[in-house]
Context: one part of a larger RNA
RNA sequence: GGCGCAUGGAGGAUGCCUAGGCUCUCGGAGGCGAAGAAGGACGUGAUAAGCUGCGAAAAGCUGCGGGGAGGAGCAAAUAUCCAUAGAUCCGCAGAUAUCCGAAUGGGGCAACCCGGCAGGCAACUGUCAUCACACUAAGUGUGAAGCAAACGCGGGGAACUGAAACAUCUAAGUACCCGCAGGAAAAGAAAAUAAAAAUGAUUCCGCAAGUAGUGGCGAGCGAACGCGGAAGAGCCCAAACCGCUGAUGUUUCGGCAUGAGCGGGGUUGUAGGACCACGAUACGGCAAAACGAACGGAAGUCGAAGCAACUGGAAAGUUGCGCCAGAGACGGUGAAAGCCCAGUAGACGACUCCGGCCGGCAGCCCAGUGGAAUCCUGAGUAUCGCGGGACACGAGAAAUCCUGUGAGAACCAGCGGGGCCCAUCCCGUAAGGCUAAAUACUCCCGAGAGACCGAUAGCGAACCAGUACUGUGAAGGAAAGGUGAAAAGAACCUCGAACAGAGGAGUGAAAUAGACCCUGAAACCAUGCGCCU
Numbered sequence: 001g002g003c004g005c006a007u008g009g010a011g012g013a014u015g016c017c018u019a020g021g022c023u024c025u026c027g028g029a030g031g032c033g034a035a036g037a038a039g040g041a042c043g044u045g046a047u048a049a050g051c052u053g054c055g056a057a058a059a060g061c062u063g064c065g066g067g068g069a070g071g072a073g074c075a076a077a078u079a080u081c082c083a084u085a086g087a088u089c090c091g092c093a094g095a096u097a098u099c100c101g102a103a104u105g106g107g108g109c110a111a112c113c114c115g116g117c118a119g120g121c122a123a124c125u126g127u128c129a130u131c132a133c134a135c136u137a138a139g140u141g142u143g144a145a146g147c148a149a150a151c152g153c154g155g156g157g158a159a160c161u162g163a164a165a166c167a168u169c170u171a172a173g174u175a176c177c178c179g180c181a182g183g184a185a186a187a188g189a190a191a192a193u194a195a196a197a198a199u200g201a202u203u204c205c206g207c208a209a210g211u212a213g214u215g216g217c218g219a220g221c222g223a224a225c226g227c228g229g230a231a232g233a234g235c236c237c238a239a240a241c242c243g244c245u246g247a248u249g250u251u252u253c254g255g256c257a258u259g260a261g262c263g264g265g266g267u268u269g270u271a272g273g274a275c276c277a278c279g280a281u282a283c284g285g286c287a288a289a290a291c292g293a294a295c296g297g298a299a300g301u302c303g304a305a306g307c308a309a310c311u312g313g314a315a316a317g318u319u320g321c322g323c324c325a326g327a328g329a330c331g332g333u334g335a336a337a338g339c340c341c342a343g344u345a346g347a348c349g350a351c352u353c354c355g356g357c358c359g360g361c362a363g364c365c366c367a368g369u370g371g372a373a374u375c376c377u378g379a380g381u382a383u384c385g386c387g388g389g390a391c392a393c394g395a396g397a398a399a400u401c402c403u404g405u406g407a408g409a410a411c412c413a414g415c416g417g418g419g420c421c422c423a424u425c426c427c428g429u430a431a432g433g434c435u436a437a438a439u440a441c442u443c444c445c446g447a448g449a450g451a452c453c454g455a456u457a458g459c460g461a462a463c464c465a466g467u468a469c470u471g472u473g474a475a476g477g478a479a480a481g482g483u484g485a486a487a488a489g490a491a492c493c494u495c496g497a498a499c500a501g502a503g504g505a506g507u508g509a510a511a512u513a514g515a516c517c518c519u520g521a522a523a524c525c526a527u528g529c530g531c532c533u
Base pairs, nucleotide, nucleotide: 001532002531003530004529005528006527007526008525009524015518016482017481020453021452022450023449024448025447026446027445028444029442030441031147032146039100040099041098042055043054044053046078050074051073061094062093063092064091065090066089070082071081072080105114106113107112115128116127117126118125119124130144131143132142133141134140135139151182152180153179154178155177156176162169166216192199193198203230204229205228206227207226213221214220234434235433236432237378241264242263243262244261245260247258248257249256250255269412271377272376273375274374275371276370277369278368284365285364286363291359292358295355296354297353298352300348301347302346306321307320308319309318310317322339323338324328331341332340383407384406385405386404387403388402389401390400393419414429415428416427417426418425469476470475489517492504493503494502495501
């Protein structure tokens, strides 16, 4: 020096654990905000740096309800207090709620600076932004704004990529930006779909079907009819006509006309309505608010049944003999508990607040027959040319829908569609509007689940994490869990400069569980022994 064995050191793998995550299910909630939000700054404790709570009334104040012995958060210490005259704690309602922040009196480098007016006003309190709309218009009143995870609708709108290159095409109307809304949104009561038979608003699911098509007929894209299901609901205006009130014009002052607002009327395709005549107030229906209310939620209450011996530090283990069960879910307790605790099944519970299918008063809505053929039935619209876009459909034979531009109808004997176009036939009735449910989503709350993870995993974050730290900034972004059943966390002594460290002593089942604390692998280091050189 090498190899081996042993004992230690060092290190923190592995095993076990879980306080945290992940993914779902059911139910709830689906908003907060000028009555000042979200988010912060600064304060606030006897002592108080951080977190949490709270706001100069500051780990809190008041009332009501619950609860019943301890309490003054994390947090263990001291002091001082509170509490059966009911504290702490829990629920509901209220009070207070500094400064910044939409931030709103003006300004500003957020949490600061400086004002006007009023209150006799020094302190102090109140008030003073902008925009929109309405009005009695000087002004007053109402509303808006800002934030928020996804879902929704609309306005804009890529590229990488694929086509084995690339330009049409694709990716994709995706990502992203903007606007707006709701608990859902959007769509929606046929100018529909069909085809000689019919259906009867919309939405969603399964099929039809990777079919028909479309496509440098490449890559790709990709329906509908119809069928089966979920759900189910239909309505209101404009106009004709009648009337009222202003205005304007005109007037022979009797009116007439025009336009505006309001009320009645009326709402469709088998056309309907106005109008005229007759008749009717019935049968029914209703989706908004108040109200009522079963019920549900927001504290809680009751809630069955086991002992002994043995082993052990500890019994829930083992043995013996029992018991309950509408409860043998889960968790805890010194090891493994139906009967110890907390619960579970089941049964109850609210002064107050919230929700509430539904009910129903008020309120609202709805009908018929005949005649006549005078009036009405949505215009820069339909449609067409050009240019684009949407339709599964790339201009194609290209219908249909939207519209930038130009042209521009008909008026129910009307008009649109049925995939170029024309005719017959059939279907419908555009150019106004509203409409639950079935559907989408989850920042959040409650209850639960997992052939999900178990600390290099699982959220970035099990731990004071969007922290420390990095960056001018946008932004990037960690590491870090485990003594023990219980601190019983090692009194006292010795060595030492020592509040370092060590040795005794003591605690404990265990201290090679001693706080650098469960287990404690390997690399690596040391010591001892053996063998070899």

This is a predicted structure of a 533-nucleotide part of an RNA (large-subunit ribosomal RNA, domain I) from uncultured Barnesiella sp. The full RNA is in RNAcentral, with records from MGnify. The source organism's lineage runs through Bacteria, Pseudomonadati, Bacteroidia, Bacteroidales and Barnesiella. It matches the Rfam family "Bacterial large subunit ribosomal RNA". Model confidence (mean pLDDT): 84 of 100.